[in-house]
Molecule: small-subunit ribosomal RNA
Organism: uncultured prokaryote
RNA sequence: GGCAUGCUUAACACAUGCAAGUCAAACGGGAAGAACUUCGGUUCUUAGUGGCAAACGGGUGAGUAACGCGUGAGAAUCUGCCUUUCGGUGGGGGAUAACUAAGGGAAACUUUAGCUAAUACCGCAUAAGCUUAGCAAUAAGGAAAAAUUUAUUGCCGAAAGAUGAGCUCGCGUCAGAUUAGGUAGUUGGUAGGGUAAAGGCCUACCAAGCCUGUGAUCUGUAGCUGGUCUGAGAGGAUGAUCAGCCACACUGGGAUUGAGAUACGGCCCAGACUCCUACGGGAGGCAGCAGUGAGGAAUAUUGGACAAUGGGGGAAACCCUGAUCCAGCAAUGUCGCGUGAGUGAAGAAGGCCUUUGGGUCGUAAAGCUCUUUUACUCGUGAAGAUGAUGACGGUAGCGAGAGAAAAAGUUCCGGCUAACUCUGUGCCAGCAGCCGCGGUAAGACAGAGGGAACUAGCGUUGUUCGGAAUGACUGGGCGUAAAGGGUGCGUAGGUGGUUGCUUAAGUAAGGUGUUAAAUGCCAGGGCUCAACCCUGGAGCUGCACUUUAAACUGGGCAUCUAGAGUGUGGUAGAGGAAAAUGGAAUUCCUAGUGUAGAGGUGAAAUUCGUAGAUAUUAGGAGGAACACCGGAGGCGAAGGCGAUUUUUUGGACCAUUACUGACACUGAGGCACGAAAGCGUGGGGAGCAAACAGGAUUAGAUACCCUGGUAGUCCACGCCCUAAACGAUGAGUGCUAGACGUCGGAUUUUUUCGGUGUCGCAGCUAACGCGUUAAGCACUCCGCCUGGGGACUACGGUCGCAAGACUAAAACUUAAAGGAAUUGACGGGGGCCCGCACAAGCGGUGGAGCAUGUGGUUUAAUUCGACAAUACGCGAACAACCUUACCGGAUCUUGACAUGAGGGAAGAGAAUCUAAGAAAUUAGAUUCGUCGGUUCGGCCGGUCCCUACACAGGUGCUGCAUGGCUGUCGUCAGCUCGUGUCGUGAGAUAUUGGGUUAAGUCCCGCAACGAGCGCAACCCUUUUCCUUAUUUGCUAGCAGGUAACGCUGAGAACUAUAGGGAGACUGCCGGUGAUAAAUCGGAGGAAGGUAAGGAUGACGUCAAGUCCUCAUGGCCUUUAUGGUCUGGGCUACACACGUGCUACAAUGGUGACUACAGAGGGAUGCAAUAGAGUGAUCUGGAGCAAAUCCCUAAAAGUCAUCUCAGUUCGGAUUGUUCUCUGCAACUCGAGAACAUGAAGUUGGAAUCGCUAGUAAUCGCGGAUCAGCAUGCCGCGGUGAAUACGUUCACGGGCCUUGUACACACCGCCCGUCAAGCCAUGGGAGUUGGUCUUACCUGAAUCCGGUGCGCUAACCGAAAGGAGGCAGCCG
Repeated sequence: GGCAUGCUUAACACAUGCAAGUCAAACGGGAAGAACUUCGGUUCUUAGUGGCAAACGGGUGAGUAACGCGUGAGAAUCUGCCUUUCGGUGGGGGAUAACUAAGGGAAACUUUAGCUAAUACCGCAUAAGCUUAGCAAUAAGGAAAAAUUUAUUGCCGAAAGAUGAGCUCGCGUCAGAUUAGGUAGUUGGUAGGGUAAAGGCCUACCAAGCCUGUGAUCUGUAGCUGGUCUGAGAGGAUGAUCAGCCACACUGGGAUUGAGAUACGGCCCAGACUCCUACGGGAGGCAGCAGUGAGGAAUAUUGGACAAUGGGGGAAACCCUGAUCCAGCAAUGUCGCGUGAGUGAAGAAGGCCUUUGGGUCGUAAAGCUCUUUUACUCGUGAAGAUGAUGACGGUAGCGAGAGAAAAAGUUCCGGCUAACUCUGUGCCAGCAGCCGCGGUAAGACAGAGGGAACUAGCGUUGUUCGGAAUGACUGGGCGUAAAGGGUGCGUAGGUGGUUGCUUAAGUAAGGUGUUAAAUGCCAGGGCUCAACCCUGGAGCUGCACUUUAAACUGGGCAUCUAGAGUGUGGUAGAGGAAAAUGGAAUUCCUAGUGUAGAGGUGAAAUUCGUAGAUAUUAGGAGGAACACCGGAGGCGAAGGCGAUUUUUUGGACCAUUACUGACACUGAGGCACGAAAGCGUGGGGAGCAAACAGGAUUAGAUACCCUGGUAGUCCACGCCCUAAACGAUGAGUGCUAGACGUCGGAUUUUUUCGGUGUCGCAGCUAACGCGUUAAGCACUCCGCCUGGGGACUACGGUCGCAAGACUAAAACUUAAAGGAAUUGACGGGGGCCCGCACAAGCGGUGGAGCAUGUGGUUUAAUUCGACAAUACGCGAACAACCUUACCGGAUCUUGACAUGAGGGAAGAGAAUCUAAGAAAUUAGAUUCGUCGGUUCGGCCGGUCCCUACACAGGUGCUGCAUGGCUGUCGUCAGCUCGUGUCGUGAGAUAUUGGGUUAAGUCCCGCAACGAGCGCAACCCUUUUCCUUAUUUGCUAGCAGGUAACGCUGAGAACUAUAGGGAGACUGCCGGUGAUAAAUCGGAGGAAGGUAAGGAUGACGUCAAGUCCUCAUGGCCUUUAUGGUCUGGGCUACACACGUGCUACAAUGGUGACUACAGAGGGAUGCAAUAGAGUGAUCUGGAGCAAAUCCCUAAAAGUCAUCUCAGUUCGGAUUGUUCUCUGCAACUCGAGAACAUGAAGUUGGAAUCGCUAGUAAUCGCGGAUCAGCAUGCCGCGGUGAAUACGUUCACGGGCCUUGUACACACCGCCCGUCAAGCCAUGGGAGUUGGUCUUACCUGAAUCCGGUGCGCUAACCGAAAGGAGGCAGCCG
């Protein structure tokens, strides 16, 4: 820019303007004005009579579930203007508006008197045709209007047409049965009335019909259609614009006029509302076009023009036309176009990111070269108009001009779903369509950069269809997910065996009519394209009529016997009903015997019993139920049915093939039956037993257990009508492998018919499973389902004596609820097995004192971490300073430490001293001392100082961002993979099973076959032997020597040392076992079944521990959270806990005496002999870098004494004096001597370790370390007890089972209560709407009657009459 569209809500109320007038060629003529004038007048405007129009056009969708609409038919009708045809148009009359005069009224309006015209009104005449009567002839009735320019236009009657309208019928047209019966003019008939017209449309009479489960009536909702949106279609939703029909016009009622109205811009009446008023009375109806208010999320201008198209009037000119054509407003929709094009790498600046190299925005920009669509300026300028006339509009278009000039946004970027990073935030702020994001590294929040999508739009919200096979006609289901009625009989209905003839309703084929136009589709054409518009075509799946066919379904008539039924002969049965009878048992009663308990329970008690129980014997009473047979057995429709006999009665099965001849199946409503409990009336009542009582149990125990016990259970009659009424599986028919039981028949020989079970093929199933008794393959009929909860509920209705049953919602809430199967985990489930797990033992802890760690408290600080097991003598194999991370104070700021730049120095560095200071530090003095390489070049490297900046530094945070390392389950025997197989799949199998083992160790079997990580073995130590070697170790034999000693020669036997080998493998024998694996026993052997110990720790679990070993992402800090120094603290102390030491004593203490180890360590070291000291220790220093020397004395032991006591036990605490280390022992070290001599007399509940050289007990060494060990890590000496066994507690492994758990039982989950909120029900009541019933009042109007009042036309000479009007009545 083009083309469309624009109150979906209040059919709510409306100011103002306009939307229906026109005709002087129907009429009279008034008033006023204008124009022209030949002054005679003419023309125009306007009121009135009259004609036509006003019933169209335009609006809206309130009502309407209806012949309203759609579609297709029909007969008993009317139709102004228009077209065609025929005929006529003669002659009269009386009024009246306007107007004039006089009034009334505020107004609206109106009264009286008088004048006047007509195509207004009224008679008369005529009547082809018309109406009525009649078979007909015929008879009777009833019309008209004129105007003028003389050529037309009118008028009247009639017949046709066209158009329009009215009426009737078939079919179609929403929901509710918690609406099942409705209807009295109702249904029909006769007669009459009425209408344009058929008709109960109306009236009278007669009959009693009519509609309804194929849903009447009632209620709710709704204008209907062509079409529109969606969909593959079938469908679903919808009914804006355009077109057809209907309805309505403030609400309700009514007629008048007219061809047509019961009339949107007419009338009357009633009502509500609004307005005017002089209070007497009047006026009004936008759901016409604009516009206003209101309502609302929301919808436009009080515009232009009759130029076109169309409509009304007119002869025409012309007038009117908010119909219409245009313009305006709105991105509301749709179509088209533009916002520039080419070139342009220094890949600019800038932004963002970064692994700091770079990448990206990005040829994007700038720059250079071009173009001008649109917009802008100027000029020109249509078509739409057949003769004139152009609102649009100086519009569309065309030409020229200038200049990239004036012209881009919105949403999104976790998945679905195209598009990713940084920063901020820190379960906050926020996002979110669903799943879900956000708790300090957010691709999900917010911002930014970048990207994706669409584009003058984009996103959101709402609505409809789709996806949704999620109401399934096409096209679903009902064993367990929602869903088979509790069962049968049977009505309507649905469905239905064989053959033939016929019919033509269904069905099929052809034809005809219709299916409005527009829309949609195809083809062509017109606007530059497109949208849009135009032309043509096919089509519109429907309805009606017609011709044909006759297979199938249906109808009619026959036929048959295979379905169904009957007959005859048999059979089985807890099938039903009634009556009678029987024995066992329980209880009670009577009597006997008999004596102290009985009963009951896990254990008890309530209870019974000396008034004689229980037990036992005999007799009796009464009620209920029927052992064995008995069975996975039988019967019945289901519920259900069990002693025996009799009577009666229903059904089934088999055989026979005589009879009927489709008589069948199913079955909405309906009817009947229907366990138990319960109800009513009357009986009965032994046992049992709700309620109830008591006793127990228990935290409680309104329960489980016990003692009692009433309804009830039983019978008769009547109700109730429900169950997990289950096979959770409706009934019937046909078809589709079998195997094995069992019951009843037939046949005896195979078999066959009917039931009832188990397994199983095909097939089905989500799986589980079903499988000729289907949940398979098909058909027929019925019932039922549509996420969970609310809710097997409320309300209403029906039934019931009641209890209650049947039928059966909604609000609201929710993302799941549910089924089947899988893997785990769990179980106060099961089976098997193991472990110092229990048991059997030994010794401890828990009580005391002390040591040490932790909590708590305290403090300036008491640095930090570790918290069940798996923190707590842990990090720490050593806190007086240091360590040290903490606190107080002091002090430094490129720094104690690293790299880089510039400049300088060569005084690098070390030691001592002095001064100040707490020291760090600062200032000074003295002494010693002057870097390395070299190509020989002050060339290279190194050291120190100064300066500025990058940076250093951090035991600061996050172990829930991490690496590494570690703990634990657990040295438990498990954890997996490949291929194959099975399963839709998750997954399974293997890995399960039978044995066996310490072991998923091995053997056997097996749809599995193999493999890996684990187990075991390989490695180290110890134990036996051989061999080699022989010093520092050893010494048997030989020799020498000593006070003594392998002391010496010598030796290489032994021990030892440390290299190499051997040895043990269920190898051998026997038993068991499966001829296996293995196991039991034995032999031999140093050692025997893993010889003992160590190292070695699968997949994984615990967000286990550690950012304070180390490393490291991110964050934080930078004259400090960094560095240095001094002092203090980590050592505190009402208390609590863990781990230890020492004890409580005689298996001991003390004293004395005296043997035997192993493994380690030693130079800033271990230190002998000797001496001093009571002692710690000191003096001194041989030897030894170690099989040589030293630490080094081993201790438990033996003997004596003590004699059971707070002691000759115990040693804490305290005092004094010392020793040692160390700059320094005050806070705050260890040790010695003397003195002191606390608690404690074997430890509650509870709890720990240990199975053999082990526990227990005894000492020795080492690391750390200046010093400090009851801790830790090692070493040897002495040296036990016990294990029946696996029931139980704990932990673990395998198999199996259940599961509503999966954060996995420390799980999940139920109900009340408290607080707040949402929805709903009840609620004394109050109020509105709708529907219904009965009754009362009742306007206008129409029809009829009356009409004594009034009255022009006609008749009559008149009187009067005919006719009319008011009024009154119905």